[in-house]
Record summary: A computed fold for a 685-nucleotide part of an RNA from a Candidatus Gastranaerophilales bacterium, annotated as large-subunit ribosomal RNA, domain II. Its Rfam family is "Bacterial large subunit ribosomal RNA". The source organism's lineage runs through Bacteria, Bacillati, Candidatus Melainabacteria and Candidatus Gastranaerophilales. The sequence was found in a public genome assembly.
Context: one part of a larger RNA
RNA sequence: GCCGGCGAGUUAUCUUUAGUUGCAAGGUUAAGUGGUUAAUACACGGAGCCGAAGGGAAACCGAGUCUGAAUAGGGCAAUUAGUAACUGGAGAUAGACCCGAACCUUGGCGAUCUAACCAUGACCAGGAUGAAGCGUAGGUGAUACUACGUGGAGGUUCGAACCGACUGAUGUUGAAAAAUCAGCGGAUGAGUUGUGGUUAGGGGUGAAAUGCCAAUCGAGCCAAGAGCUAGCUGGUUCUCCCCGAAAUGCGUUUAGGCACAGCGUCAGAAUUAUCUUACCGGAGGUAGAGCACUGGUUUGAUGAGGGUCCGGAAACCGGAUACCAAUUCUUGUCAAACUCCGAAUGCCGGUAAUGUUACUAUCUGGCAGUGAGACUGCGAGUGAUAAGAUCCGUAGUCAAGAGGGAAACAGCCCAGAACGCCAGUUAAGGUCCCUAAUUAUAUGCUAAGUGAUUAAGGAGGUAGAAUUGCAUUGACAACCAGGAGGUUGGCUUAGAAGCAGCCAUCCCUUGAAAGAGUGCGUAAUAGCUCACUGGUCAAGCGACUCCGCGCCGAAAAUACGACGGGGCUAAGCAUAUAACCGAAACUGCGUCAUCAAACUUGUUUGAUGGGUAGGGGAGCGUACUGCAGUAGGUUGAAGUUAGACCGUAAGGACUAAUGGACGAGGCAGUAGUGAGAAUGUCGGC
Numbered sequence: 001g002c003c004g005g006c007g008a009g010u011u012a013u014c015u016u017u018a019g020u021u022g023c024a025a026g027g028u029u030a031a032g033u034g035g036u037u038a039a040u041a042c043a044c045g046g047a048g049c050c051g052a053a054g055g056g057a058a059a060c061c062g063a064g065u066c067u068g069a070a071u072a073g074g075g076c077a078a079u080u081a082g083u084a085a086c087u088g089g090a091g092a093u094a095g096a097c098c099c100g101a102a103c104c105u106u107g108g109c110g111a112u113c114u115a116a117c118c119a120u121g122a123c124c125a126g127g128a129u130g131a132a133g134c135g136u137a138g139g140u141g142a143u144a145c146u147a148c149g150u151g152g153a154g155g156u157u158c159g160a161a162c163c164g165a166c167u168g169a170u171g172u173u174g175a176a177a178a179a180u181c182a183g184c185g186g187a188u189g190a191g192u193u194g195u196g197g198u199u200a201g202g203g204g205u206g207a208a209a210u211g212c213c214a215a216u217c218g219a220g221c222c223a224a225g226a227g228c229u230a231g232c233u234g235g236u237u238c239u240c241c242c243c244g245a246a247a248u249g250c251g252u253u254u255a256g257g258c259a260c261a262g263c264g265u266c267a268g269a270a271u272u273a274u275c276u277u278a279c280c281g282g283a284g285g286u287a288g289a290g291c292a293c294u295g296g297u298u299u300g301a302u303g304a305g306g307g308u309c310c311g312g313a314a315a316c317c318g319g320a321u322a323c324c325a326a327u328u329c330u331u332g333u334c335a336a337a338c339u340c341c342g343a344a345u346g347c348c349g350g351u352a353a354u355g356u357u358a359c360u361a362u363c364u365g366g367c368a369g370u371g372a373g374a375c376u377g378c379g380a381g382u383g384a385u386a387a388g389a390u391c392c393g394u395a396g397u398c399a400a401g402a403g404g405g406a407a408a409c410a411g412c413c414c415a416g417a418a419c420g421c422c423a424g425u426u427a428a429g430g431u432c433c434c435u436a437a438u439u440a441u442a443u444g445c446u447a448a449g450u451g452a453u454u455a456a457g458g459a460g461g462u463a464g465a466a467u468u469g470c471a472u473u474g475a476c477a478a479c480c481a482g483g484a485g486g487u488u489g490g491c492u493u494a495g496a497a498g499c500a501g502c503c504a505u506c507c508c509u510u511g512a513a514a515g516a517g518u519g520c521g522u523a524a525u526a527g528c529u530c531a532c533u534g535g536u537c538a539a540g541c542g543a544c545u546c547c548g549c550g551c552c553g554a555a556a557a558u559a560c561g562a563c564g565g566g567g568c569u570a571a572g573c574a575u576a577u578a579a580c581c582g583a584a585a586c587u588g589c590g591u592c593a594u595c596a597a598a599c600u601u602g603u604u605u606g607a608u609g610g611g612u613a614g615g616g617g618a619g620c621g622u623a624c625u626g627c628a629g630u631a632g633g634u635u636g637a638a639g640u641u642a643g644a645c646c647g648u649a650a651g652g653a654c655u656a657a658u659g660g661a662c663g664a665g666g667c668a669g670u671a672g673u674g675a676g677a678a679u680g681u682c683g684g685c
Base pairs, nucleotide, nucleotide: 001685002684003683004682005681006680011094012093013092014091015090016089017088018087019086020085021084022083023082026050027049028048032044033043034042054061055060064076065075066074067073097235098234100232104225105224106223107222108221109220115199116198117197118196119195120194121193122192123191124189126158127157128156129154133150134149135148136147137146138145162186163185164184166183167182168181169180170179201217203213204212205211210219238619239618240617241616242615243614248261249260251258252257262370263369264367265366266365267364268363269362272358273360275355276353277352278351279350280349281348282347288341289339290338294335295334296333300329301328305324306323307321308320309319310318311317373398374397375396376395377394378393379392381390382389403414404413405412418591419590420589421588423587424586425585429581430580431579432566433565434564438578440577441576442575443574444573445572451568457552458551461549462548464546465545467543468542469541470540478536479535480534481533482532484509485508486507489503490502491501515530519528520527592609593608594607595606596605597604598603599602620674622671623670624669625668626667627666632662639658640657641656642655643654645652646651
């Protein structure tokens, strides 16, 4: 891991509610007693309990009573149905659906592991070094001191046994729940070790690591309290039918839990009260807008007041002002906490209409679940007008919703699946091939494979529109020619001659035209060129604006690979038209169920039938018991295996084989009554 067995809402008492039955202003017995029996039964027993009367704190009064001074007002009651048992739902108290802690307490058992200590024993190959002391000699006045010997000290040294454990590898379902191999540290010491003994759980022991105290240690192990408790996690077993949520508010030592309300369901009551639309009547200060208030703010005019300057010896004097600036006017604006204004929706009330099975509304009672929500559109806040962000409002979808589309894709678009059909019509979306359906029609656009991909910004891309200028008295472009003189204008300057800079620019002349000069160039000249003019040529040429579709801007890690792909110049984009495809939608045919209505009372008609939590209803099957010593059964029971049968499902038959002695079916009753999940449990493989 698989297969098989086992495996979770039970029981007792009380309360409440629904149903059934008995009796009923009453209902009922408990313990116990009698008593037949296999066991029940049956009879007695009225103690007690509930009800028939309430009000008040009570005394007390009583269909009333309390409050009160009250005969007032008000509160609660009164005009009747209960009670006992059984069955179902729920609650309370008990382990209370099952499994699951870490802990806490009490009493015991442990120092054969290990920590420390006590008593008594044992062990440490062989080398190296060479302390003190001593001896001899030298040396001294004597010491000191020196040399050589001798000697054999040491938590000394090298290194086996022994003890340890620094590094690496192997091992990691190991040979081993800590080892092996190769190196490594200590190895006469605070050394190692045998045997016996002592210290015990909030306690010991500890050269101290919260280490160790029997593979267990921030408090050992065993048993008991104990089925501790678990607002937590997991699991909780047959079927069908009807309805069907919530993820919100308020409070909470509360935030992943509860209580009440909201939303669901079932029963009952009353009956249109609900919803939708239309009309009528309302309240309101949002969007927008505005500047009349509050506050911010632009321009100009005005210029109080202040500053500065001048006059004056000074003034509560005068003057000036290219400074600041109130006020008023003008001009242009901004606002969630501004409003002279002011919608659309929505909301409230009324009237009318349709539906009366309508997701109706309301009340009473039984039972819940929910109280983590998610995304999308719209309106706001927070944030960075960030987030698959967060927090509100509002609508939808998902949640609890399958089907078609979006390549794939809970929350987007279409559409709400009772069942069957090798029938039809459509929605969204599509119609070249993959791939069902147009290589459809008409008119344009795009040349970028744009068609998937973002902006500021950039560009004689291209289509369309509008305004305007020039042009056969010849435009635009190109080519040929001219583009001069006073003069090198004046100033400045080393120089400044059209062209460093400053000034003037209507300078004047010649002329078809030619600036005191558009650019290049020179040290300055020179040189080239432009404006401007003539000629050649011959028909359109320029400027600006708007708009459609394109271009660049455009960088990501394995080339194409960011249309689903192939591929496409339409099979792209825009507009219009016709056809087709396309879903569990709608329709057709057949079938089932629920509810309602109708009447012919078993049919018809109509509507309804997605569904998690959850509520309600109806059933299937298992074991045992009663009827019951059932029917049946060695001419073969139960069980097992197989099969093309029946039923809307759980399930039920039949036949054959196997099996070898029991045992359906029916009507009732009672439950150890249904497994795929619990790191379930036991067994097998």